[in-house]
Molecule: c-di-GMP-I-GGC riboswitch aptamer
Organism: Desulfosarcina cetonica JCM 12296
RNA sequence: GUCGAUAAAGCCAAACCCCGGGUGACCGGGGGACGGAAAACCACGGGUCUCCAUGAGAUCGCCGGGUUGCCGAAA
Numbered sequence: 001g002u003c004g005a006u007a008a009a010g011c012c013a014a015a016c017c018c019c020g021g022g023u024g025a026c027c028g029g030g031g032g033a034c035g036g037a038a039a040a041c042c043a044c045g046g047g048u049c050u051c052c053a054u055g056a057g058a059u060c061g062c063c064g065g066g067u068u069g070c071c072g073a074a075a
Base pairs, nucleotide, nucleotide: 002075003072004071011036012035016031017030018029019028020027021026034061040067041066042065044064045063046062047059048058049057050056051055
């Protein structure tokens, strides 16, 4: 470095509920855990979704790509 334990220390938080924002997809906060080794960050390619629709948006917890990063058994 690849890799990813029935390891250890921590981390994030789906659905759902409450409050707030947005026309909406959805977003922020609180509760809550289905899961996650990048479920950290970037809309770059594809996908999906929304709208006041031929261009504006949403989603990185859909896949790929890029950047950064905790731990350390076996191989």